[in-house]
C1' cells in the first nucleotide's frame, strides 16, 4: 500500500431482507443446602464498529471510513 476473512449482551459467537436479535458462560434473584458448590426456576443486560445509499421494510445488499486477523509486495 494491495488481496482476502471477521467486528451481534462483559465474554464466546448463531441469525446473512420481514413481529429491531438466539443460545451458552459470566452477572442478579428465589427454591433446594446447617452451610458452601451443584441442581432448579426467574430476571437484568444489545446505538448489531462509524458514516451514506438503496428497498415499503437492513444486523442482512452497496459504497466511503476505522479496528482486528491473515496472504502477498
Nucleotide at each position: 500500500g494491495g488481496g482476502c476473512u471477521g467486528g451481534u449482551a462483559g465474554u464466546u459467537c448463531a441469525g446473512c431482507g420481514g413481529u429491531a436479535g438466539a443460545a451458552a458462560c459470566g452477572c442478579c434473584c428465589g427454591c433446594u443446602u446447617u452451610g458452601c458448590a451443584g441442581g432448579c426456576g426467574g430476571g437484568a443486560g444489545g446505538u448489531c464498529g462509524c458514516g451514506g445509499g438503496u428497498u415499503c421494510g437492513a444486523u442482512u445488499c452497496c459504497c466511503g471510513c476505522c479496528c482486528a486477523g491473515u496472504c502477498c509486495a
Model confidence (mean pLDDT): 81 of 100. Transfer RNA from a Nitrososphaeria archaeon, 73 nucleotides, folded computationally. RNAcentral holds the sequence, with entries from ENA. It matches the Rfam family "tRNA". Rfam classes the family as a transfer RNA. Rfam's curators write: Transfer RNA (tRNA) molecules are approximately 80 nucleotides in length. Taxonomically the source falls in Nitrososphaeria (Archaea, Thermoproteati, Nitrososphaerota).